Transfer RNA from an uncultured Eggerthellaceae bacterium, 72 nucleotides, folded computationally.
[in-house]
RNA sequence: GGGCCGUUAGCUCAGGGGGAGAGCGCUUCCCUGACACGGAAGAGGUCAUAAGUUCAAAUCUUAUACGGCCCA
Numbered sequence: 001g002g003g004c005c006g007u008u009a010g011c012u013c014a015g016g017g018g019g020a021g022a023g024c025g026c027u028u029c030c031c032u033g034a035c036a037c038g039g040a041a042g043a044g045g046u047c048a049u050a051a052g053u054u055c056a057a058a059u060c061u062u063a064u065a066c067g068g069c070c071c072a
Stems, first nucleotide, its partner, number of pairs: 001071007010024004018055001026042005048064005
């Protein structure tokens, strides 16, 4: 330098055009003498950045950044 893959909640990840989600973690309440387990509720997101396509983009296209793998 070239090619491919990835970037979504604190962590691990799903979602591949129209409702942003799961598990774990965190907060409050219930339960208990107390803790753990269990149950209920809740907070937490510029969906890496920008531009484009579209009535509508986390999702499609392009560029850039970062990370991983391969080739030279």
The coordinates come from a structure-prediction model, not an experiment, and the mean pLDDT is 85. It matches the Rfam family "tRNA". Rfam links the family to the GO term triplet codon-amino acid adaptor activity. It is annotated as a transfer RNA.